Predicted 3D model of a 542-nucleotide part of an RNA (small-subunit ribosomal RNA, 5' domain) from an uncultured prokaryote.
The RNAcentral record of the full RNA draws on ENA.
The coordinates come from a structure-prediction model, not an experiment, and the mean pLDDT is 82.

Context: one part of a larger RNA
RNA sequence: GAGCGAACGUUAGCGGGAGGCUUAACACAUGCAAGUCGAGCGAGAACAGUCCUUCGGGGCUUAGUACAGCGGCGGACGGGUGAGUAACACGUGGAUAAUCUGCCCUUUGGCGGGGGACAACAGCUCGAAAGGGUUGCUAAUACCGCAUAAGUCUACACCUGCUGCGGUAGGAGUGGGAAAAGGUAGCCUCUCCUUGGAAGCUUUCACCUGAGGAUGAGCCUGCGUCCCAUCAGCUAGUUGGUAAGGUAAUGGCUUACCAAGGCUAAGACGGGUAGCUGGUCUGAGAGGAUGAUCAGCCACACUGGCACUGGAACACGGGCCAGACUCCUACGGGAGGCAGCAGUGAGGAAUAUUGGGCAAUGGGCGCAAGUCUGACCCAGCCACGCCGCGUGAGUGAUGAAGGCCUUCGGGUUGUAAAGCUCUGUGGGGAGGGACGAAAACGGUACGGAACAAUACCCGUAUCCUUGACGGUACCUCCUUAGCAAGCACCGGCUAACUCUGUGCCAGCAGCCGCGGUAAGACAGAGGGUGCAAACGUUGCUC
Numbered sequence: 001g002a003g004c005g006a007a008c009g010u011u012a013g014c015g016g017g018a019g020g021c022u023u024a025a026c027a028c029a030u031g032c033a034a035g036u037c038g039a040g041c042g043a044g045a046a047c048a049g050u051c052c053u054u055c056g057g058g059g060c061u062u063a064g065u066a067c068a069g070c071g072g073c074g075g076a077c078g079g080g081u082g083a084g085u086a087a088c089a090c091g092u093g094g095a096u097a098a099u100c101u102g103c104c105c106u107u108u109g110g111c112g113g114g115g116g117a118c119a120a121c122a123g124c125u126c127g128a129a130a131g132g133g134u135u136g137c138u139a140a141u142a143c144c145g146c147a148u149a150a151g152u153c154u155a156c157a158c159c160u161g162c163u164g165c166g167g168u169a170g171g172a173g174u175g176g177g178a179a180a181a182g183g184u185a186g187c188c189u190c191u192c193c194u195u196g197g198a199a200g201c202u203u204u205c206a207c208c209u210g211a212g213g214a215u216g217a218g219c220c221u222g223c224g225u226c227c228c229a230u231c232a233g234c235u236a237g238u239u240g241g242u243a244a245g246g247u248a249a250u251g252g253c254u255u256a257c258c259a260a261g262g263c264u265a266a267g268a269c270g271g272g273u274a275g276c277u278g279g280u281c282u283g284a285g286a287g288g289a290u291g292a293u294c295a296g297c298c299a300c301a302c303u304g305g306c307a308c309u310g311g312a313a314c315a316c317g318g319g320c321c322a323g324a325c326u327c328c329u330a331c332g333g334g335a336g337g338c339a340g341c342a343g344u345g346a347g348g349a350a351u352a353u354u355g356g357g358c359a360a361u362g363g364g365c366g367c368a369a370g371u372c373u374g375a376c377c378c379a380g381c382c383a384c385g386c387c388g389c390g391u392g393a394g395u396g397a398u399g400a401a402g403g404c405c406u407u408c409g410g411g412u413u414g415u416a417a418a419g420c421u422c423u424g425u426g427g428g429g430a431g432g433g434a435c436g437a438a439a440a441c442g443g444u445a446c447g448g449a450a451c452a453a454u455a456c457c458c459g460u461a462u463c464c465u466u467g468a469c470g471g472u473a474c475c476u477c478c479u480u481a482g483c484a485a486g487c488a489c490c491g492g493c494u495a496a497c498u499c500u501g502u503g504c505c506a507g508c509a510g511c512c513g514c515g516g517u518a519a520g521a522c523a524g525a526g527g528g529u530g531c532a533a534a535c536g537u538u539g540c541u542c
Stems, first nucleotide, its partner, number of pairs: 001542004006538005013389004019382002021347001026345003030342003035073003040070002048061005080300003089225006096218001099217002104213004109208002112146001114144002121136006152177005158171005182205002185202003191198003226272003233263003238260008275297004279290004302323005325336004353379001355378003361375001362373004392422004402413004426483001427479006436469001442463007486531005491512003497526005507514002
């Protein structure tokens, strides 16, 4: 000199766009943060309104609505934190002839026919509660057989190619195994029972199977990644082999047996510290320091362990066990997990609102309408930093008054003020007023595919509709110089000087050093210098 997620002191007008628990991965009251689908399925209220009534009640609407249940998809994304980790964790480059991949895209071939349950519900019943037990009924895109098998999987032997001779790729063959689910909308006609269903046809979305793609992920590996040698030897699943198990998959990953290996001064082993990177800061660079915000990867979710489901988890707001802690209890037993967003206590020098909205972007579910979304978009608080603007402009000498100094002549504050002429950014008042919105759905018209069909479906055009921020940004008019300047320093380094007080006292101080009677260094005043909505101090880095 530059920098900071800063803090402290004094001061403080406005706006833009950013940032905001670095400490206790300490403990958490309360609310919200993951649901959705009735176009998979069975069932199905009440309040209220209205009508009737024998005053007990009943019918209709609410409504096939709400709350639940079975089932599907999503809760593995998104959001948080940095404890652990010196490691294939990360970065970078390879390899997978050792692998998987829901939803999505392209494409092949299918979707036949049966069965038995379990919730919900009802009855009985245990418990203070949390939560159960038992009996009975029932549906499905839930579950289980059967059929079908182009291709696929698997076993066997054969042929061809490659080969590191272990295998591996392709071809044709034989044996064996394994699938499926329906729903919506429309229908001139036709068939059956009947006034609504069934069947049929069309349409669309699903379902099963195979191939390819895309995306995502697993595993292996070369190189690189802090300090201590006052850590020098470490290692029995240890190193390798055979066999088996396990996995989507290789492998001591696990087990049995066999061999005795493997690592190490190019630092093993041990200890300490630490998430890694793109980047950030500094520096001419080389380098040094750092890893807040944003982005990629990893790890974790009260502490430790474990598996289940699933395409994917050993799963933050899922499960089980143990532990610590907190809460409820009828003492028998139960409930919980903010390192999600707010918020509270504690710790600390120190870090914000228990706000608005799904309008936009994105995500989950859904054909869609839509719904959910503390992701996100906004608003609130804080000079924490960066940037911009303002606190007026012009004129004005009798160089007014006052202050300070004085050699008493004057000098300085100082064009500064007053006065005169203007302006209106910001502030205040009034009026107008956005962009962010593209759509989807629906209406109308036209066209297209398929069809028995003018309908359903698809496309185009047009109309309609949707804003939290917010009556905000911005624009116009009115108003008055009125409402808006401080902080540090002035001995040298280092820009800026005098007076008074004090008298080695009180005090200053980054270094040198000032102060013991004229102190430019202490304190005050006048004046000056530097920055400026900030200025200084402290801490840390180069």